[in-house]
Predicted 3D model of a 1506-nucleotide RNA (small-subunit ribosomal RNA) from a soil metagenome.

RNA sequence: AGAGUUUGAUCCUGGCUCAGGACGAACGCUGGCGGCGUGCUUAACACAUGCAAGUCGAGCGGUAAGGCCCUGCUUUGGUGGGGUACACGAGCGGCGAACGGGUGAGUAACACGUGGGUAACCUGCCCUCAGCUCUGGGAUAAGCCCGGGAAACUGGGUCUAAUACCGGAUAUGACUCCGCAUCGCAUGGUGUGGGGUGGAAAGCCUUGUGCGGCUGAGGAUGGGCCCGCGGCCUAUCAGCUUGUUGGUGGGGUAGUGGCCUACCAAGGCGACGACGGGUAGCCGGCCUGAGAGGGCGACCGGCCACACUGGGACUGAGACACGGCCCAGACUCCUACGGGAGGCAGCAGUGGGGAAUCUUGCGCAAUGGGCGAAAGCCUGACGCAGCGACGCCGCGUGUGGGAAGAAGGCCUUCGGGUUGUAAACCACUUUCAGGAGGGAAGAAGCGAAAGUGACGGUACCUCCAGAAGAAGCCCCGGCCAACUACGUGCCAGCAGCCGCGGUAAUACGUAGGGGGCAAGCGUUGUCCGGAAUUAUUGGGCGUAAAGAGCUCGUAGGCGGUCCAUUAAGUCGAAUGUGAAAUCUCACGGCUCAACCGUGAAACUGCACUCGAUACUGGUGGACUUGAGGUAGGCAGGGGAAGGUGGAAUUCCUGGUGUAGCGGUGGAAUGCGCAGAUAUCAGGAGGAACACCAGUGGCGAAGGCGGCCUUCUGGGCCUAUUCUGACGCUGAGGAGCGAAAGCGUGGGGAGCAAACAGGAUUAGAUACCCUGGUAGUCCACGCUGUAAACGUUGGGCACUAGGUGUGGCGACCCGACCAACGGUUGCCGUGCCGAAGCUAACGCAUUAAGUGCCCCGCCUGGGGAGUACGGCCGCAAGGCUAAAACUCAAAGGAAUUGACGGGUCCCCGCACAAGCGGCGGAGCAUGCGGCUUAAUUCGAUGCAACCCGAAGAACCUUACCUGGGUUUGACAUUAUGGGAAAAGCCACAGAGAUGUGGUGUCCGAAAGGGCCCAUAACAGGUGGUGCAUGGCUGUCGUCAGCUCGUGUCGUGAGAUGUUGGGUUAAGUCCCGCAACGAGCGCAACCCUUGUCCUAUGUUACCAGCGAGUUAUGUCGGGGACUCAUAGGAGACUGCCGGGGACAACUCGGAGGAAGGUGGGGAUGACGUCAAGUCCUCAUGCCCCUUAUGCCCAGGGCUGCACGCAUGCUACAAUGGUCGGUACAACGGGCUGCGAUCCCGCGAGGGUGAGCGAAUCCCUAAAAGCCGGCCUCAGUUCAGAUUGGAGUCUGCAACUCGACUCCAUGAAGUCGGAGUCGCUAGUAAUCGCGGAUCAGCAAAGCCGCGGUGAAUGCGUUCUCGGGGAUUGUACACACCGCCCGUCAAGUCACGAAAGCUGGCAACACCCGAAGUCAGUGGCCCAACCAUUUUAUGGAGGGAGCUGCCGAAGGUGGGGUUGGUAAUUGGGACUAAGUCGUAACAAGGUAGCCGUACGGGAACGUGCGGCUG
Repeated sequence: AGAGUUUGAUCCUGGCUCAGGACGAACGCUGGCGGCGUGCUUAACACAUGCAAGUCGAGCGGUAAGGCCCUGCUUUGGUGGGGUACACGAGCGGCGAACGGGUGAGUAACACGUGGGUAACCUGCCCUCAGCUCUGGGAUAAGCCCGGGAAACUGGGUCUAAUACCGGAUAUGACUCCGCAUCGCAUGGUGUGGGGUGGAAAGCCUUGUGCGGCUGAGGAUGGGCCCGCGGCCUAUCAGCUUGUUGGUGGGGUAGUGGCCUACCAAGGCGACGACGGGUAGCCGGCCUGAGAGGGCGACCGGCCACACUGGGACUGAGACACGGCCCAGACUCCUACGGGAGGCAGCAGUGGGGAAUCUUGCGCAAUGGGCGAAAGCCUGACGCAGCGACGCCGCGUGUGGGAAGAAGGCCUUCGGGUUGUAAACCACUUUCAGGAGGGAAGAAGCGAAAGUGACGGUACCUCCAGAAGAAGCCCCGGCCAACUACGUGCCAGCAGCCGCGGUAAUACGUAGGGGGCAAGCGUUGUCCGGAAUUAUUGGGCGUAAAGAGCUCGUAGGCGGUCCAUUAAGUCGAAUGUGAAAUCUCACGGCUCAACCGUGAAACUGCACUCGAUACUGGUGGACUUGAGGUAGGCAGGGGAAGGUGGAAUUCCUGGUGUAGCGGUGGAAUGCGCAGAUAUCAGGAGGAACACCAGUGGCGAAGGCGGCCUUCUGGGCCUAUUCUGACGCUGAGGAGCGAAAGCGUGGGGAGCAAACAGGAUUAGAUACCCUGGUAGUCCACGCUGUAAACGUUGGGCACUAGGUGUGGCGACCCGACCAACGGUUGCCGUGCCGAAGCUAACGCAUUAAGUGCCCCGCCUGGGGAGUACGGCCGCAAGGCUAAAACUCAAAGGAAUUGACGGGUCCCCGCACAAGCGGCGGAGCAUGCGGCUUAAUUCGAUGCAACCCGAAGAACCUUACCUGGGUUUGACAUUAUGGGAAAAGCCACAGAGAUGUGGUGUCCGAAAGGGCCCAUAACAGGUGGUGCAUGGCUGUCGUCAGCUCGUGUCGUGAGAUGUUGGGUUAAGUCCCGCAACGAGCGCAACCCUUGUCCUAUGUUACCAGCGAGUUAUGUCGGGGACUCAUAGGAGACUGCCGGGGACAACUCGGAGGAAGGUGGGGAUGACGUCAAGUCCUCAUGCCCCUUAUGCCCAGGGCUGCACGCAUGCUACAAUGGUCGGUACAACGGGCUGCGAUCCCGCGAGGGUGAGCGAAUCCCUAAAAGCCGGCCUCAGUUCAGAUUGGAGUCUGCAACUCGACUCCAUGAAGUCGGAGUCGCUAGUAAUCGCGGAUCAGCAAAGCCGCGGUGAAUGCGUUCUCGGGGAUUGUACACACCGCCCGUCAAGUCACGAAAGCUGGCAACACCCGAAGUCAGUGGCCCAACCAUUUUAUGGAGGGAGCUGCCGAAGGUGGGGUUGGUAAUUGGGACUAAGUCGUAACAAGGUAGCCGUACGGGAACGUGCGGCUG
């Protein structure tokens, strides 16, 4: 520091996710030791038991209990008496108990933090100073006696003490009155003098410099109160408040104060967020982060609050009091039912809750606290120990050597690799744990001394034995470090995100191996980080989310030039404070570290003092450039009201006139003989204003258009006379605001939602047509929204230009003026462009550039601009505006493709023009389907279907049935054994096979060949063509497909390859940021067409000769044909026209051939997971007495049917009979077979010749000549069937071909539709060959014969190439995608109601208690009298009153839970209906609004271009 994830790829936006660190954690697996820390985050739930606050006898009366001493009795259990003061239960009194310890419920507050104030206060114990401590009195507890009660407890009588209580004296001080001095910001403070009023004390002992007591002053410590500033969420909480805000008097308090009370006034708080709701103890700090920040507030420390819940006071220096009291409530316990007791959020511990958190330990030795003069006592504070890997830190589980690279495991290409120096083995070490011995510091203190350590026989030291007792967890597809095998087969499962798994899974499970960390390792949860993803540092808003529809304007924010002043902001210096701990640094202590100690720094803050004055602010003064005013001009559909004009539509009246009009893609509905349409004249009425008219004008926006008048707003220019910063923006607020819509009243010609009808259609609630109502118009009122858009808030300033246009002005020239032209200034409005900006597109002085000021808005998509709440509205609805849930994207711009019922250019038997077919019939063949024991398998749009198969009766053959066989029909090797095996013969059998007989190898040897057995292995036309190679089809013989370098672009990519021409062609030329190159095209190759040369046998025969009925038959010939081989020829070369003078094209000449002469071979990058595992090869899987092998028979030939490809026909351009002519390519020895003979024929017999330019197949056929047939199911056609045969073959039954005789079906030219072909082509005619014993061949591959027609042309169909455009497609239109309905799941809203919580309000009741009052009642101290009783002062109980918790009643508020039913939403491999959107998406889409409709949607009105 980044990475993964949207796309085919790219850049951007943007979310999601990961790597890091942390934790009071929990869970899973595992677990050796030690140190230091840490441990109920949940139920502030309930608590058994023990302990946690006592102490002082040197305050007091005392001696009941305990100890000790003496002693009596005694049953030896005990019990009585005396003493002692060792001490002390209970009691009076003092101090403490308000500290320490716990918890975080409440609290949004002066609670906390920080800094101040207190002249408005208190402070026990402690310290300092000054002074004092005199004199009296009356009680009471304990005790004793008598009672009540179950108990808790309590009543009466009687005795007694004090440092308990109460008088008196004295007294600085206190209070009050009168002065003086001095100080302070004010109230006022301080000092001092005088008068008055009311106030002190306590003693004890160990007799000391003892400990106490009282008054006053000061200090210290601790506290109270007040103030400035700071720190949560929510505005879907906007208004709150009556003791409320202030005053006066009074009360109360330590003290200020509405703290309380009476009266008076009507204030106080709030957008700088009051009031309300939710949440929460606050801080030092802790975690994270570069920081700024964000999160947290366990442990430790400070503060606060609380102590079962609520209320209350008492005591006290201090409490409204955790281990005190009273009352109320809930709960628990005891009870004799009358009444009582209790409060672990102290330490342990229990139950419960929970994912989860410890011992009912030891000790007061240390530190600290209370009491005490002290010893000492108390102390679950604390010090220690225990438990828990909960965390941090440290250590160990050995170290060195050791290759036969052992065994085993795993993998393997079978060679090996790896585990791996790892182990074994050898040599060594002994930390830790274990055993033994020694053994602390912590002790200052206390005590006369002895002595005194919980931890602890611990730490530490020494010795002993032995590698001995000690390793796991997670991960290995990418991010992210680490790979193989097997198993599984969209199953089981994994997963943080992307995503893995459907038979070869590095992603699941296991194993081997590897990587990471390590006594731990992973997971989960939470926080920060990464996230610049809330952006102060440090983001944005044209199109990604985001500028409010527009303007005015309040608060607020910001603000021109100069001078002076001030010093709030700002800056400097200094002081105080910022507790300690923590963090950082340095040094030091535990063997290191964690941990701890000492010091420094820091604590970025606050307050105060002094200083500075540039800038900002305040105050005062001045200025003119911002702004405004004035004067003079100017343009304009700016606004409002009133008036007025012509054209057109419609309607009415009349005339002319006749059969149609109208409407559409085509029609129909509709109108018309009752006279329409058309046309003329007249009239009525409403609405809108042609031309001018213009990216022209005006307005803030919405918007504004005939003409005239009136009223009225704004702007621009010129002048530079006036004011003197008066300015900009603008949260709330106010006004304006298209269309639709609403209300009331008018109006209504045209148009036109809804509606009706007609069409279209599968349907058509639409598009089209005919009608038509609201509405559109006017007035007044409401609504307040639009794609209200420049999708661009307003203002100011700055930053190249060019070119239009609207308004006004100035100057110049053409002598002057006018017009026109030129130059120029300001304002407006367009286009093009530099820099710059931008993700790109683009923007660019009218900024989206560079800056400043102010406002508004955004923070992933969906849910949703929805629900609820509030405000507005008559309604429709508007404004404000969530969450649950869900997804891993949604999106912007640009790129390459593909596609379009987008555009343009071009080509092709693509259409058109022609010729002939197919589709109808019969037959053949293939396929589907059906059938079957099997009908083997594959091929399936074009590009499967006379295809694999160029030959299924057996074989083939893969299928079925049956019979057999198991190292095998075939290959290799090893071991052992054997002799040959084959052949021949016989028997059984359907055969395979079996049995028997016969028979015995080559070689000189080594050896070879053969058989049997065993073991490895063979074998498989079994699966997967979606694991593959190879081969092939197809687009397509279409003209394309790419690369290097350069250039452009952030990039995908572009350029080149586009453009202008041209071509069959990316063929060539020209141009060009491209220049070149490759694979394709073309050419080179084969064949054919002409000629030449050479050579002539088996080919040829012109001339010469011979011979024959005849024939190159023969001698010969080398001319010709032909064959073979080699060459020539054609290149737009020549001429002319066109064209850029090019490429090229048109025409012509010559030529056998002319613009590629014809044909073939040749198939770019790629596409279709195209085809083939059954040609072959091959991975993996499967079978192994079978899915292998052998055999017989059957099947592949089955037949209601459908399709495809052919053949033969339907006839006269024909059929038939007779005669007769002319080919080429080929084939032939298990062969072709002449000739002759036989047969009607298929064929048979014979067998010459020929391994073939020699012989044979071999007859070519159509054609030509002649005869018959005469339009008919025929002398057409030949299926089918019967009979008889021939040939091949082991064998023609299933199931061959052919021949003859007989039979003589359908069929009379074929619906929709569809195929081939552009010249030696189509059509037509025959011939040959492969395969092959034969043949289902009518198929296939070739050969020649005869031999046409048509092409205007590119609108349309199909396919292809190129350019361009749109795109929401990229599996690429067979794409994508919307809504209703149906099904399931989930969360949410509404809802008659039902049921809780919370905080208030009103009223009732009213405990404890403070305060106030108080007749009667009660009372030791003091006073008075009188004299032993009364009175007074004072107090108390009781009662009354105010307040007052809980409780009750009531109506509301607020917030939950739940609910019949209901509403939409989200999600869910293959449901239904349609086709709305994306292409002109087939009616352009979208926005607002209204109406309508199963649904997407349709239509009207206005708007936008996205």
Its mean pLDDT, the model's own confidence on a scale to 100, is 85. The RNAcentral record of the sequence draws on SILVA. Its Rfam family is "Bacterial small subunit ribosomal RNA". Its family is annotated with structural constituent of ribosome and ribosome in the Gene Ontology.